This is a predicted structure of a 156-nucleotide RNA (c-di-AMP riboswitch aptamer (ydaO/yuaA leader)) from Paenibacillus graminis.
Of the family's consensus pairs, 88% are formed in the model.
The RNAcentral record of the sequence draws on MGnify.
The organism belongs to Paenibacillus, within Bacteria.
RNA sequence: CGCUGAAUUCCCGCCACGCGGGAAACGGGGGAACCACCAGGCCACAAGCCUACUUGGGGUGAAUCCGAAGGGGACUGCACCCAUGCAGUCUCACUAGGCAGGGCGACUCUCACCGCCCGAAUCCGACAGCUAACUCCGUAAGCGUAUAGAGAGAGA
Numbered sequence: 001c002g003c004u005g006a007a008u009u010c011c012c013g014c015c016a017c018g019c020g021g022g023a024a025a026c027g028g029g030g031g032a033a034c035c036a037c038c039a040g041g042c043c044a045c046a047a048g049c050c051u052a053c054u055u056g057g058g059g060u061g062a063a064u065c066c067g068a069a070g071g072g073g074a075c076u077g078c079a080c081c082c083a084u085g086c087a088g089u090c091u092c093a094c095u096a097g098g099c100a101g102g103g104c105g106a107c108u109c110u111c112a113c114c115g116c117c118c119g120a121a122u123c124c125g126a127c128a129g130c131u132a133a134c135u136c137c138g139u140a141a142g143c144g145u146a147u148a149g150a151g152a153g154a155g156a
Stems, first nucleotide, its partner, number of pairs: 001144004008024007025139006035129001039051004054126001056127001057124004065098002070094001071092009101118005107155005113149001
C1' cells in the first nucleotide's frame, strides 16, 4: 500500500504493547397485524375422538448438496476348532472427486470470456416463518499479487 470480511472512525478514563466506557457508521438475531404454513382417519359439516408429529429444529457464514471405486461399522450366509477369509445387505459421510455458492487478477459499476483460489468453522438447546413498534448482540480474524489478464459499454 492492497485484499477477504459487518468488523471501521472518533471521544473519554485507566492499573496502558492493552483494558473499560461512550458516540457515529456498518452487520446480524429475536419480535405483531396482514400474508404464508397448518398430516391422516372416524363423522354429512362443525364439535369431538383416534393415530402420526425424532429423520428434531433453528442461527452466523460464500461454505450447500452429491459422492462410483476405496475406507470404518453392523447384520446375515458359507468355509472354518478359533482366529480369519469370501459373498450379500444395510449404514457411517472418513477420503479422492464433483457441485450450489463465494472471492481475486490495483479507479468504480455492468456484461460476456480467460486464469487462479476458497467451498471452513461454530453457536442456540426443544425453541424462533414473515414482521411495525420494541428489544438483544457483534466491531473479530486472516492474507501478500509485485505494477497489475484481455474485450465491450457507462461513469469518476